[in-house]
RNA sequence: UGCGGCGUAGCCAAAUUGGUAAGGCGCCUGACUCUGGAUCAGGAGACUAGAGGUUCGAGUCCUCUCGCCGCAGCCA
Numbered sequence: 001u002g003c004g005g006c007g008u009a010g011c012c013a014a015a016u017u018g019g020u021a022a023g024g025c026g027c028c029u030g031a032c033u034c035u036g037g038a039u040c041a042g043g044a045g046a047c048u049a050g051a052g053g054u055u056c057g058a059g060u061c062c063u064c065u066c067g068c069c070g071c072a073g074c075c076a
């Protein structure tokens, strides 16, 4: 430098053919317990890497940028 893949909550991770963001761990509150853990009940937390575009509607499609991974190449 080129090609391909990926980027969703603190971590992991899902989302039919574009139709308005599941779940697990963790966290907070309460119950239980001498306390903690475990268990049970409830709760908060993401507008999906950033910008723009298409569309009635974008996590999903298109363009550019950033970051990560892989492959190939260049210089030394």
Stems, first nucleotide, its partner, number of pairs: 001072007010025003019056001027043005049065005
The RNA shown here (transfer RNA) has 76 nucleotides and comes from a bacterium.
Its Rfam family is "tRNA". Its family is annotated with triplet codon-amino acid adaptor activity in the Gene Ontology. It is annotated as a transfer RNA.